[in-house]
Context: one part of a larger RNA
Molecule: small-subunit ribosomal RNA, 5' domain
Organism: Candidatus Kaiserbacteria bacterium
RNA sequence: GGGUGAACGCUGGCGGUGUGGAUAAGGCAUGCAAGUCGAAUGCAUUUAGUUGCAUGGCAGACGAGGUAGUAACACGUAGGUACAUCCCCCAGAGUCGAGCAUAACCCGGAGAAAUCCGGAAUAAUUCUCGAUAGUCUCUUCGGAGUAAAGAUUUAUCGCUUUGGGAAUGGCCUGCGGAGUAUCAGCUUGUUGGUAGUGUAAUGGACUACCAAGGCUACGACGCUUAGGGGAGGUGAGAGCCUGACCCCCACCGAUGGAACUGAGACACGGUCCAUACUCCUACGGGAGGCCGCAGUCGAGAAUCUUCCGCAAUGGGCCAAAGCCUGACGGAGCGACACCGCGUGGUGGAUGAAGCCCCUUGGGGCGUAAACACCUUUUCUAGAGGAGGAAGUUUAUUGACGUUACUCUAGGAAUAAGGGGUUCCUAAACUCGUGCCAGCAGGAGCGGUAAUACGAGUACCCCAAGCGUUACCC
Numbered sequence: 001g002g003g004u005g006a007a008c009g010c011u012g013g014c015g016g017u018g019u020g021g022a023u024a025a026g027g028c029a030u031g032c033a034a035g036u037c038g039a040a041u042g043c044a045u046u047u048a049g050u051u052g053c054a055u056g057g058c059a060g061a062c063g064a065g066g067u068a069g070u071a072a073c074a075c076g077u078a079g080g081u082a083c084a085u086c087c088c089c090c091a092g093a094g095u096c097g098a099g100c101a102u103a104a105c106c107c108g109g110a111g112a113a114a115u116c117c118g119g120a121a122u123a124a125u126u127c128u129c130g131a132u133a134g135u136c137u138c139u140u141c142g143g144a145g146u147a148a149a150g151a152u153u154u155a156u157c158g159c160u161u162u163g164g165g166a167a168u169g170g171c172c173u174g175c176g177g178a179g180u181a182u183c184a185g186c187u188u189g190u191u192g193g194u195a196g197u198g199u200a201a202u203g204g205a206c207u208a209c210c211a212a213g214g215c216u217a218c219g220a221c222g223c224u225u226a227g228g229g230g231a232g233g234u235g236a237g238a239g240c241c242u243g244a245c246c247c248c249c250a251c252c253g254a255u256g257g258a259a260c261u262g263a264g265a266c267a268c269g270g271u272c273c274a275u276a277c278u279c280c281u282a283c284g285g286g287a288g289g290c291c292g293c294a295g296u297c298g299a300g301a302a303u304c305u306u307c308c309g310c311a312a313u314g315g316g317c318c319a320a321a322g323c324c325u326g327a328c329g330g331a332g333c334g335a336c337a338c339c340g341c342g343u344g345g346u347g348g349a350u351g352a353a354g355c356c357c358c359u360u361g362g363g364g365c366g367u368a369a370a371c372a373c374c375u376u377u378u379c380u381a382g383a384g385g386a387g388g389a390a391g392u393u394u395a396u397u398g399a400c401g402u403u404a405c406u407c408u409a410g411g412a413a414u415a416a417g418g419g420g421u422u423c424c425u426a427a428a429c430u431c432g433u434g435c436c437a438g439c440a441g442g443a444g445c446g447g448u449a450a451u452a453c454g455a456g457u458a459c460c461c462c463a464a465g466c467g468u469u470a471c472c473c
Stems, first nucleotide, its partner, number of pairs: 001473004006469005013341006019334002026297003030294003035058003040055005065252003075176007083169003088165008096130004106119005136145003150157002178224003185215003190212008227249004231242004254275005277288004305331001307330003313327001314325004344374004354365004379410006388400001417462005422443003428457005438445002
């Protein structure tokens, strides 16, 4: 000198664009954040449009949040293959027959509640069985095995199976990027083989048997610290430091563990168990998980609204209309940062008053003010007023928004401070104080004329900011 997710002190006019819990992955009141489909189905309900309950399907594995753990194939990069894939696209083939249940509802019962039990009845794109069978699977190539679901009303949407595509994912490998030797030896599923199990798939991933291997000063093992990258800061570069916002990847969801469903989870707003904590209770028993958006307490130097809207973009469901969406679009708060604008312009004295200094002659603030003329960026009031809006045509649809922007009127009107002035270092005089009170980044100032303390005047530097502190180059 540059920089920051900054904080603190003094000060503070406006706009735009960004950005804002870095500490306690501490605890959380309240509301909302994931639903949707009646063109799959049953029942109840309404005067009717309809509405509700339940079964069923799809979604809920995305999006949103956090960085606790992790020194690891976690990440980056370059490769590999023994694998999988809902939805989407292309192509081929098929969609026949039968049956058992069950919820809601009804009846009865238990309980404070959460909820549960018994009986009876019923539907389906729920479930089961059979048939059919190919380019599907297995095969000793003889053969064996495996599928489907309908809806509505005449046109589609579905369903099953096979192959291909697109895109995504699983797994494996080379190389690369922390500290520490005051950690020197580590390892028994350990290293390899055979045969199995398991998986979508490879593999000691797991099991049995066999062999005795494997790693290590090119740092194994241990310990400490840490999410990684694109990138960001600085620097001429080499390098050093960092990993906020945004994007990609990984991991996590009170703590620990487990599986179920599913194309996909071992699942933030699913289930089960255990633990701690909080809450309800009729003491028998139950309920909960903000590291979603707001908000609250706490700790802290310190970080915002319990706002508006689905109008746009995107996502889920749906044939569609549409519904849902704290994603997102916006507004609010904070000079937290960057950028831009303003706080007036021109004229105006051998120079008012006032204040300061003085060698008493004068000098400075100073064209500064007053005063005259001008302008209206801003400001205030009024009037007009978008784009963002696309959908197959017309029509309709804007949270922002009394917006941006344009015009008119008014009137210099509404708007300047902070730090410094001994040297480094731009800028000095007077008074007060008297090693006191105090200053201070370093050198150092202050003990009676202090340009260094305090005040006044003047000046210097920046400017809606200016200084200080912390950290990086």